[in-house]
RNA sequence: GUGCCUAUAGCUCAGCUGGAUAGAGUGAUUGGCUACGAACCAAUAGGUCGGGGGUUCGAAUCCCUCUAGGCACG
Numbered sequence: 001g002u003g004c005c006u007a008u009a010g011c012u013c014a015g016c017u018g019g020a021u022a023g024a025g026u027g028a029u030u031g032g033c034u035a036c037g038a039a040c041c042a043a044u045a046g047g048u049c050g051g052g053g054g055u056u057c058g059a060a061u062c063c064c065u066c067u068a069g070g071c072a073c074g
Stems, first nucleotide, its partner, number of pairs: 001073007010026004019057001028044005050066005
C1' cells in the first nucleotide's frame, strides 16, 4: 500500500433479508432475605449503536468517507 473482519450499557455480547418504546448476561445502586455477609429474589439507573455524510416515509442494519483494533498478501 491492497483486501477482509470487528466497533452496540462499566465489561462480555445478541440484534445481521430496513419497521413501531434498542435487548440479554454480568457489574453498579436501592430494597427484601440473614445475627452479619455471601448466595438468592425484586426494582431502578445506565446507550447521541466509533465520528461525519448520503439513500429512504423510516437506518444499529444499506452506500460513501474517516478513526481505532485484528487477520492475510505485498
Molecule: transfer RNA
Organism: Clostridiales bacterium